[in-house]
RNA sequence: GGGCGUGUAGCUCAAUUGGUUAGAGCCGUCCGCUCAUAACGGACUGGUUUCCGGUUCAAGUCCGGACGCGCCUA
Numbered sequence: 001g002g003g004c005g006u007g008u009a010g011c012u013c014a015a016u017u018g019g020u021u022a023g024a025g026c027c028g029u030c031c032g033c034u035c036a037u038a039a040c041g042g043a044c045u046g047g048u049u050u051c052c053g054g055u056u057c058a059a060g061u062c063c064g065g066a067c068g069c070g071c072c073u074a
Base pairs, nucleotide, nucleotide: 001073002072003071004070005069006068007067010026011025012024013023019057028044029043030042031041032040050066051065052064053063054062
């Protein structure tokens, strides 16, 4: 350089054929329990779905480009 795959919360991952509030666990904060800590229980916070365009009534999802990452290949 060429080809393929992939990008969603601080981390690991869901999100049905494109469809009506983008969720779960962990982490974090607060509260309960305890003499205290851990464990356990409860509540809460946290997202321009990598970026720029396009298609559509509607895009995390489809299409194009850029960028990052992984694999293969010369």
Model confidence (mean pLDDT): 81 of 100. This is a predicted structure of a 74-nucleotide RNA (transfer RNA) from Devosia sp. YR412. Its Rfam family is "tRNA". Rfam classes the family as a transfer RNA. The organism belongs to Devosia, within Bacteria.